[in-house]
RNA sequence: CGAGUAAGCCAGACAGUCGCUGCUGACAUUUGUCAGGAGAGGAAAGUCCGAGCUCCAUAGGGCAGGGUGCUGGGUAACUCCCAGUGAGGGUGACCUUAAGGAAAGUGCAACAGAGAGAUACCGCCACGCGAAAGCGGGGCAAGGGUGGAAAGGCGAGGUAAGAGCUCACCAGCACAUUGGCGACUUUGUGGCUAUGUAAACCCCACCUGGAGCAAGGCCGAAUAGAGGGACUUUUGGAGCUGCCCGUUCCGUCCCCGGGUGCGCCGCUUGAGCCGUAUAGAAAUAUACGGCCUAGAUAGAUGACUGUUUAAUACAGAACUCGGCUUACAGACUUACUCGUACC
Numbered sequence: 001c002g003a004g005u006a007a008g009c010c011a012g013a014c015a016g017u018c019g020c021u022g023c024u025g026a027c028a029u030u031u032g033u034c035a036g037g038a039g040a041g042g043a044a045a046g047u048c049c050g051a052g053c054u055c056c057a058u059a060g061g062g063c064a065g066g067g068u069g070c071u072g073g074g075u076a077a078c079u080c081c082c083a084g085u086g087a088g089g090g091u092g093a094c095c096u097u098a099a100g101g102a103a104a105g106u107g108c109a110a111c112a113g114a115g116a117g118a119u120a121c122c123g124c125c126a127c128g129c130g131a132a133a134g135c136g137g138g139g140c141a142a143g144g145g146u147g148g149a150a151a152g153g154c155g156a157g158g159u160a161a162g163a164g165c166u167c168a169c170c171a172g173c174a175c176a177u178u179g180g181c182g183a184c185u186u187u188g189u190g191g192c193u194a195u196g197u198a199a200a201c202c203c204c205a206c207c208u209g210g211a212g213c214a215a216g217g218c219c220g221a222a223u224a225g226a227g228g229g230a231c232u233u234u235u236g237g238a239g240c241u242g243c244c245c246g247u248u249c250c251g252u253c254c255c256c257g258g259g260u261g262c263g264c265c266g267c268u269u270g271a272g273c274c275g276u277a278u279a280g281a282a283a284u285a286u287a288c289g290g291c292c293u294a295g296a297u298a299g300a301u302g303a304c305u306g307u308u309u310a311a312u313a314c315a316g317a318a319c320u321c322g323g324c325u326u327a328c329a330g331a332c333u334u335a336c337u338c339g340u341a342c343c
């Protein structure tokens, strides 16, 4: 200097003139006027997970169903985060991971091929017959073919020809052993070892009520029921996702039709944000100090001018929060890796 990897931060700013919404204060009260402060995001998006909160409900147990799936730690919790282990990718910094069990059982693996829980198509070897071509029975699973995969792989010895038959080096399996909280790993010995698939059913371990702010609560006002149906008094009915037990209430549930406000609360101080210190490898935890930052409800932040700038992208809160995923113009910072040149 160039090319990368991982993370952080910003997503314009300042000034002026009008305009919009909430809150606080004062004055007016029929609307309103003035002053002050505040006013969309890193993803507000997707609705994929997890919760807080509300109700069923006074409060449970079991089964089914569903979810997660290497180990340890973090967290309110999680399928999230941190650190490791195994496997794979990359020269590397790093990245990805649907990563328990095939010896509990069941299923599936087309076609080709002799044969896919076991076979001899081509072939090799020795023997017999034959002038030869070839034929007969025997041995082989090394070589060739088919295939994604063919009785562990490669090399040597050995053999009539061959084969873990034997040996060396690997892989797998079993036993012992080193280190580790653990996943796993180091080393040695052994007999030679018949596929894959559980993102198929299943088994194992752990977790798990349901519905959701359109939850739910309050006030006011109004009315149309000639309404219909099911069960029916503790041996019954209704509620609690499906079923059972249990429990609560004493009448409950369903359908059709009509009326009352687009009222108020819930609604924003939070598992909140920022800084420092300590502990920890980190995620994070604790302590101290500081800050208050939209609450709309047919739905608020827009327009113009000037200066500056990399800011021209993706894109608008609707109960709140922790994550994940997706979209994204451009600038800056830190650490690390590789390459080239010079000293």
Stems, first nucleotide, its partner, number of pairs: 001339008010330001012308007020039002023036005041314001045325002048323005053212004060245004065208005070084005085099001086097004100203002105201002107197003121144002123140003127136003152170002155167003171193001173190004179184001216265003219261001225256001227255005236250005272291008